Predicted 3D model of a 312-nucleotide part of an RNA (small-subunit ribosomal RNA, central domain) from a seawater metagenome. RNAcentral holds the full RNA, with entries from SILVA. Its Rfam family is "Bacterial small subunit ribosomal RNA". Its family is annotated with ribosome and structural constituent of ribosome in the Gene Ontology.

Context: one part of a larger RNA
RNA sequence: AUAUGCGUAAAGCGUGCGAAGGCUGAUAUACCCAUUUAAUGUGGUUAUCGUGGAUUUAAUUCAUGUAAUAAGAACAACUAGAGGAAGGAUGAAAUCUUUUGAUCCUAGUUUGACUACUAAAGGCGAAAGCUUAUUACAGCUAAAAAUCAACACUGUAGCACGAAGGUAAGGGUAGUAACUAAGAUUAGAUACCUUAUUAAUCCUUACUGUAAACGAUGAGUACUAAGGCUGUUUAUUUUACUUCUAUAUAACGGUCUACUGUUAACGCGGUAAGUACUCCGCAACACUAGUAUACUCGCAAGAGUGAAAAUG
Repeated sequence: AUAUGCGUAAAGCGUGCGAAGGCUGAUAUACCCAUUUAAUGUGGUUAUCGUGGAUUUAAUUCAUGUAAUAAGAACAACUAGAGGAAGGAUGAAAUCUUUUGAUCCUAGUUUGACUACUAAAGGCGAAAGCUUAUUACAGCUAAAAAUCAACACUGUAGCACGAAGGUAAGGGUAGUAACUAAGAUUAGAUACCUUAUUAAUCCUUACUGUAAACGAUGAGUACUAAGGCUGUUUAUUUUACUUCUAUAUAACGGUCUACUGUUAACGCGGUAAGUACUCCGCAACACUAGUAUACUCGCAAGAGUGAAAAUG
C1' cells in the first nucleotide's frame, strides 16, 4: 500500500467524559490560491438558511444519585409470669439444647440486618446497578415556544465511575456463613447431610480495578413491506364537564410474529446480524501462555502491557 473479518468459529476495550487527530448540513452558475490552457481535484474565505446540535423558559415524569428523619412484619437475645419433660435434627441417626426448668404459651425490653403483598415481557440510570415512607439538594427525558447559527459525530493519550470478593484503620455483629471443630455416611470421605462456629456480609474513610462486567452484538447518522401486546408524553374526539374511562393520530421506550434482504447454519429482521456512510477498538492455525522477561500501578493479593524456543 492492498484486502478479509469481529452474536455463537480468532476478534467490540466493563462504561462514560474528552486535548490531539480523522470526518463534517443546505443554498450560491459567489470569491481566492496552487497544479500549464481546459476539464478536474485539493485547500481556504464570504453571505444566507435552519431540518443536526446547544441554551433559556415554566412545568411534568422517574426503584436516577447524595444526605437527613421516620416506620414496619419477622428472626434472635434478655427479664417476668404460667407450665413440668422432652426438644431439635435426618433417608435413618448421632453430635447438640434441657430438671441450674428447656421446647411451647403470655407480657415487656434491647440490638442488628432486611423492606412481604403491590410487581409487570413495567420504569430509571453511561455501565456497574437501583424497590418501605417523607423532606431537601442535584440529575435525566419526550413535546412546545424563543434565541444562537454547523457550534455536529467519533475519539488514541488522559481523567472519572466501576458487581462480588479481597486489603488497611475504627465501629457494629440479629440472621446467614468460607475457614475450623465435632457427628454421620463410606472401603476411604480432607466432600455431599447434620450440629456448632470465626473472618466476611452492615456502617465510616481509603485502596484494589477485575467478572459468562453478556444482547457473548462499539458509538453516531440516513434509508428499507406489514401485524400484535405494552409503558410514558402531547394533541384531538366522545363521555364527563374537576378527576376518570374509551377510541384514533404523532413522538420516545419495552416486547413478540414476519416479507424483501442477509447468514455456514442457528437465527437477525425499523432496538438489524438488512442497505450505505464517518470514526475508534480488536483478530491473523493450535498448544506453549495470559506463562517468562522488562516496565508501570498496588500496603499486599495481584492488575495492565505481553513474547520466544519447542511440539503438533